[in-house]
Context: one part of a larger RNA
Molecule: large-subunit ribosomal RNA, domain IV
Organism: metagenome
RNA sequence: CCCUCGUUAAGGAACUAAGCAAAAUAACUCCGUAGCUUCGGGAGAAGGAGGGUCCUGGCGUGUGAAGAGACAAGCUUUCGGAGCAUGCCGGGAUCGCAGGGGAAUGGCCCUACUGACUGUUUAACAAAAACCCAUGUCUCUGCCAAAGCGCAAGCUGAAGUAUAGGGGCUGACACCUGCCCAGUGCCGGAAGGUUAAAGGGAGGGGUUAGGGGAAACCUGAAGCUCUGAACUGAAGCCCCGGUGAACGGCGGCCGUAACUAUAACGGUCCUAAGGUAGCGAAAUUCCUCGUCGGGUAAGGUCCGACCCGCACGAAUGGUGUAACAAGUGGGGCGCUGUCUCAACGAGGGACCCG
Numbered sequence: 001c002c003c004u005c006g007u008u009a010a011g012g013a014a015c016u017a018a019g020c021a022a023a024a025u026a027a028c029u030c031c032g033u034a035g036c037u038u039c040g041g042g043a044g045a046a047g048g049a050g051g052g053u054c055c056u057g058g059c060g061u062g063u064g065a066a067g068a069g070a071c072a073a074g075c076u077u078u079c080g081g082a083g084c085a086u087g088c089c090g091g092g093a094u095c096g097c098a099g100g101g102g103a104a105u106g107g108c109c110c111u112a113c114u115g116a117c118u119g120u121u122u123a124a125c126a127a128a129a130a131c132c133c134a135u136g137u138c139u140c141u142g143c144c145a146a147a148g149c150g151c152a153a154g155c156u157g158a159a160g161u162a163u164a165g166g167g168g169c170u171g172a173c174a175c176c177u178g179c180c181c182a183g184u185g186c187c188g189g190a191a192g193g194u195u196a197a198a199g200g201g202a203g204g205g206g207u208u209a210g211g212g213g214a215a216a217c218c219u220g221a222a223g224c225u226c227u228g229a230a231c232u233g234a235a236g237c238c239c240c241g242g243u244g245a246a247c248g249g250c251g252g253c254c255g256u257a258a259c260u261a262u263a264a265c266g267g268u269c270c271u272a273a274g275g276u277a278g279c280g281a282a283a284u285u286c287c288u289c290g291u292c293g294g295g296u297a298a299g300g301u302c303c304g305a306c307c308c309g310c311a312c313g314a315a316u317g318g319u320g321u322a323a324c325a326a327g328u329g330g331g332g333c334g335c336u337g338u339c340u341c342a343a344c345g346a347g348g349g350a351c352c353c354g
Stems, first nucleotide, its partner, number of pairs: 001349008010340002014338001019335001028050004036041001038172001052094012067079004071074001095099001107333007114325002119131002136169006147156003173320004178250003183247002185243005192238003198232002203227005210219003251269005278312001279309001290306005
């Protein structure tokens, strides 16, 4: 010096990113317990009190001796209550610093955020606000179901049958969930346009028996062969509608009121429609330590407001919410070697000698 422990004057979080760690609290009995609340909780809320040993009184429970009575004379029965055991309620005495004398054995409160909850997760850096969840909703599926695995046979779904099964989103509960169907998707429609294979075969090319020609060559039926226009031709797409708890989206500029300021109001441009309720410097706010209030001697965090929302917003849910959480932020009480500021002690290492 390191590790693991113990104790510490005065102070008591001044430490630190953060009370991390440590300390403190602690079991049992009794008293007593607030806001809030989904009336179950919250709650062991919080906050208090008690305890050893000895003597003694009372009450209760169990067992039931001696003794007494009765007759039917018995291992009978009726009284009787000692003693012992045990529980509860008192009174008194006594010892120590200390009586749950050891071990084991909750620290608590206020406030906000997030997620309702129990649960699950990154085996070995993350346990969470992530996942799940009950609930809600959309959508597909009529049974040889849809969906999934497999080349297939076959299997799951399901020995189920729409109060069922698959998929998506949301995530208890309460109050709610606005506007836009122009784009994309999905659903419906079938008049018209476009359109594949296929059908169709106008026309064209090659070949040549024949014909013409002195020859070169020209022409050229049938057949074979290479092509091939019109026309017919489904879904799809175009098209016409619907649909947002489908993917998604939800404006700008200018002016205006009898101080000023602001703008209920007006004008104009654009759009499919221009953000409703609620919330809001927020797990979202850049400017920003916004401004005001609270708490502190002092507050970049925190709480309550305001609204100028860079860039909240309604099932990629909005706003609340009792209970819950090894969750996150802020404050307080208690407590402490976290610190002011370090000291001493114990054990084990390191180190020295052999």